[in-house]
Context: one part of a larger RNA
Formats: sequence, structure tokens, C1' cells
RNA sequence: GGCGCAUGGUGAAUGCCUUGGCACUAGAAGCCGAUGAAGGACGUGACGAACCACGAAAGGCUUCGGGGAGCAGUAAGUAAGCAAUGAUCCGGAGAUAUCCGAAUGGGGGAACCCAAUACCGUGAGGUAUUAUCAUUAACUGUUAAGGUUAAUGAAGGAAGACGCAGUGAACUGAAACAUCUAAGUAGCUGCAGGAAGAGAAAGAAAAUCGAUUUCCCAAGUAGCGGCGAGCGAACAGGAAAGAGCCCAAACCAGCUGGCUUGCCAGUUGGGGUUGUAGGACUGCGAUAUAGUACUUGAAGUGAUAGCAGAAUUAUCUGGAAAGAUAAGCCAGAGAGGGUGAGAGCCCCGUACGCGAAAUUGCGGAGAGACUUAGCAGGAUCCUGAGUAGGUCGGGACACGAGGAAUCCCGAUUGAAACCGCGAGGACCAUCUCGCAAGGCUAAAUACUAACUAGUGACCGAUAGUGAACCAGUACCGUGAGGGAAAGGUGAAAAGAACCCCGGAAGGGGAGUGAAAGAGAACCUGAAACCGUGUGCCU
Repeated sequence: GGCGCAUGGUGAAUGCCUUGGCACUAGAAGCCGAUGAAGGACGUGACGAACCACGAAAGGCUUCGGGGAGCAGUAAGUAAGCAAUGAUCCGGAGAUAUCCGAAUGGGGGAACCCAAUACCGUGAGGUAUUAUCAUUAACUGUUAAGGUUAAUGAAGGAAGACGCAGUGAACUGAAACAUCUAAGUAGCUGCAGGAAGAGAAAGAAAAUCGAUUUCCCAAGUAGCGGCGAGCGAACAGGAAAGAGCCCAAACCAGCUGGCUUGCCAGUUGGGGUUGUAGGACUGCGAUAUAGUACUUGAAGUGAUAGCAGAAUUAUCUGGAAAGAUAAGCCAGAGAGGGUGAGAGCCCCGUACGCGAAAUUGCGGAGAGACUUAGCAGGAUCCUGAGUAGGUCGGGACACGAGGAAUCCCGAUUGAAACCGCGAGGACCAUCUCGCAAGGCUAAAUACUAACUAGUGACCGAUAGUGAACCAGUACCGUGAGGGAAAGGUGAAAAGAACCCCGGAAGGGGAGUGAAAGAGAACCUGAAACCGUGUGCCU
């Protein structure tokens, strides 16, 4: 030195565990903010820092309920205290709530600096108001421009979700690439709501149906397409849910203004709202019926603390019984967790059941308010105008200009008036269907940050969130931004008094413990790597 055997060190794999994650289900909720949010800075304790809680009234204050023996957060220890005159704790409603931050008196390098006015105070000082924009009103001003004052409102945040709108790529695919595709996607912006958007036919169809939305199907069909790559409906049918309404106008009345004095304009109220046309108007008839999505809101039923809740002992093994043995019991409860090892009967719970002073959800009786009718006539009037449509240029429609209807923009033109107008995929006729140029409208649909309860042929510390641990931390970067590692003594600290070696670290005894080869560098403790002893070989 090699090969074995034995025994150690180092090291952290593996096994077991779970405080944390992940995915979903059900319920409830879907906003917060100038009454100052979200998010922070700085403080507050008898005791250094941190987390958490709180705000100069600062580890807390008041009150109303619950609860019933200890409390004094994480967090041990000491001190000073509190508590059956009910503390700590839990819940409802309040008070306080420094400074920054939309930040709003002015400024500013966030958490700082400097004011004005009024009132109070002897004073240091205290309290209140003072930003901008919009709308409305008053005053001023020349009925102007402008200004002043007041009232009301807005702003900013979030859940990297869902919605609508404006703007809008490229990589890519076409086996290259330009039309095309990706895609109206990503991104950016505006505005919301608990949903949004759409919505009561100038529809769809060819028989008829009768607002919208979503799902299944129709159907990868009809079509579109360098007819390439690809894109891709609709009707009908079946379901979910169901709900319809209000103006403008004609006409009438009041008020105001104008003048050319019988008209016009404005405003308020009535009237009226549709297509087998309807309404105004005239005549007849009626005061009944039906309803509401508006306001208020009884009973009832939930939420935010809680209450009650059955039934087991002995022996054995063991450090410990819940294990084994023996004999029992409960069960509307044998879900689950804990307890010194597998516990229905030890503890917390579980099933069934009960409970609210206060705030609040649902609910919707009742009340208020509001809406709502018929017949006939057919003379006159009304029925949404720079609109519909045309042309040119674009865009959206599954539809790329095509035979291209339909819808929407820009430019330019520009009707009709119920004997009317639009559509039925160029266009024309007949026929059929509908009534534009005003508005509102629940439900079925989309999503899930936060709350409650639960589930898993999901993970188990290189996994699962980046984060099981004081993590968006430490650290890196001027910055935008990037971004870790790190869990386990034991049933219980019983965490090793005392002695010895040593400066200490560390170790040896002693002691605790079932175990210390569980000693805090702490469960198990593989391998690489490094030793020690010994056998054989060289």
C1' cells in the first nucleotide's frame, strides 16, 4: 500500500411527522374613501430589540350582552397589580384615533417646514376654517366678459378576477412571403357594476313565430378564403329564466315674455305611445277592474357571542395504557382531534336540541303613492330631419369588393309624411312581414380578493405558494426590478445541582429521563470522504 472483518468521525439522504400550501364544494358577500381610504412613518409596556395590538384618552377608554375563575399577548423570568361589587376573554354599539398618504391653507427631498382669519386663554398655546374642478343659486358687473359667496358633488384605492368602450402590435402559421393568419389577441387608456353589456322588432322567416341573455344541438354544415394556410355562421329544435314599460308630437289649460293685439316663443300640468295601424278630435258609455320594478314596512326567519349534550371498570405487560385479557354500558352521538403506544364510554367535540340587550340581512302581511278600460265615426291634425337614402373613402357583419344585401363612421349631397316608410342578400314587379331616426328594464350568464363551514385515488420540507420558520425578509441592483436559505430534544425541561481537567471551547464523573449512542451543533442518521484496531498478501 491492497483486500477483508470490526469499530468510529463527518455528512446529510431515507423513513415517519405537519403548524403550511394546492385544487375544489356549499353558504354568505361583492366594495373602501374629504365623517380623510388603501398603504405607511413615528410612538404607547416597570423591564434592550422584534412581531402583534393600540394611538398623546396610545398593551388601552365607555356602554350593552355572553361567560364564570383566574388574569397579567407572542414569551420564560422578576416587580407592581387586577379579579364573585364578576376580572382576563368573546360579541354588538360608541369614544379617542399623532404624522404622511387622493392629501386638500402654502411649500416640500413622504412621514418635514412656514402661514392667514375668527374665537378662547394672563401666557406658552388651543380650537375651527382656508386646495382644485363641476353643477346650481345669490350678489356684483352694462341683462356682457369677469369676479365674490353659499350649497351639493367629484377626486384616490383595490381582486394581476369578471364587464363595456377607445386605441392597438409582433413573434408565429402559410413549411419562403406581400393579401391572409396570429387577432381585434397581448399591451396601453377611460368608465363602471355586483354583475356588466343586450333587450321589448323599421326582427326572423316563407309555415308561422313573437324582447334580451346563457347552454345543448343544428355543424365543422351553409359559406368565406393567394378557394392556400386557414376562418366559419344563422334559422329551426331542446332547455335555463321569464316582464314589460316610459317619453317626443297632435290637442287642452295655467304662467312668463315678445310685439305687428291675435298670434308667436318658452315653461309647468293634463293628454298620448302603435302597425290586422295607433292617437289627437267628435259622439256614446264608465268610476268598475287589474296591477306595480316606487316609498314605508308587521309576523316570521337568519347573521354577528354562546348554552346543553349519553355511556367503563378491574387485572397483565410497560416509563406511560388508549394495547391484551375479563366483565359491562351508551348510541338521533362508532365525524374528527387530543391525552406518556390503536380510546364510542378520560378531555375537546360530534347527533338531536336551545339562545340575543345591541346592530343587521332575508322576508313580505298591511299602508301610502302611482298606473290601467270600452264602442262608433273617418272630415282635419300628429306619429322622432340635415334624419333615411345616394356617391366617394373606410370599418363591422363567418362574408378578404365580390352579384354584396344589412349595420357603423368620415367627406359630399339629400327625401317622403299613412294614398306614407323599411325589409325579405344586387336590382325591378307582385306578395308577405315590420314601423327607423328618443329612453328605461329584473331573472337565467361571467368572476372570486376577503368571510364561514367542509372535501380531496392533491403535496409532505430540493415537494407543496417565492415564503410551514418574524419572507417579498436577508441580500443584489442608481433604478425598473431580481430574490433566497432556513421545520422535528423529550410524554414532561425533569434543559444536567455538585466534583474533576482546561484560559476557554470541549470533555470525564455525578444526577434527570424509558432512552443522553434523545444534551440543546439535539428523532431516524444511508453514501461519498477521513480514521482506528486486527487477519491475510506484497
Predicted 3D model of a 538-nucleotide part of an RNA (large-subunit ribosomal RNA, domain I) from Lactobacillus johnsonii. Its Rfam family is "Bacterial large subunit ribosomal RNA".